SAM riboswitch aptamer (S box leader) from Anaerobacterium chartisolvens, 104 nucleotides, folded computationally. Its Rfam family is "SAM riboswitch aptamer (S box leader)". Its family is annotated with regulation of gene expression in the Gene Ontology. Taxonomically the source falls in Anaerobacterium (Bacteria, Bacillota, Clostridia, Oscillospiraceae).
[in-house]
């Protein structure tokens, strides 16, 4: 890199260092940002594996994982409701893509 397979509507600091980005990738939107991004450190959430339990489940301990905004939204299909048109909403399925576990 790849190839299964599960999950992505919940949850997470007014804290130190830094300094000017930043919201994965490309179009299109929209956002966060000197009342201080990224990025490390603390410090939370979460339970995917391990652990514990007859089990429901726990969260002390070990791998990860996470900590605006639904995976921010939307680009491909098919519907639904509305508009005289334009159109604006809304559901399902896809694509892509994160993370966990295996696998080769």
């Nucleotide at each position: 890199a790849c190839c299964u397979u599960a999950u992505c509507a919940a949850g997470a600091g007014a804290g130190g260092u830094g300094g000017a980005g930043g919201g994965a990738c490309u179009g299109g939107g929209c956002c966060c940002u000197g009342u201080g991004a990224a990025a490390c450190c603390c410090g939370g959430c979460a339970a995917c594996c391990g652990g514990c339990u007859a089990g429901a489940g726990c969260a002390u301990c070990g791998g990860u994982g996470c900590c605006a905004a639904u995976u921010c939204c939307u680009g491909c299909a098919g519907g639904a409701u509305u508009u005289u048109u334009c159109u604006a909403u809304c559901c399902u399925g896809g694509a892509a893509g994160a993370u966990g576990a295996g696998g080769a």